[in-house]
RNA sequence: AUUCGAAAAAGGCAAACCAGUCGCAAGAUUGGGACGCAAAGCUUACGGUCCGGAGUUAUCCGGACAGCGGAGUCGCCGAA
Repeated sequence: AUUCGAAAAAGGCAAACCAGUCGCAAGAUUGGGACGCAAAGCUUACGGUCCGGAGUUAUCCGGACAGCGGAGUCGCCGAA
């Protein structure tokens, strides 16, 4: 440097659910809580999914999800 994550160690994140707040909603956020995660770090709505509105039912407009996939970038430990 490249590839990989079987065993191990140090540390990290935190699904569902519950409570408060915000939102028409999808959902967000704070605290509790752990199903899981080797990028479940960061960036990106390209594909995908979801919500609201319109509609000539083809679509269009606005919004949400990065813990669905893809792309970019940086990185811990270990193995080859």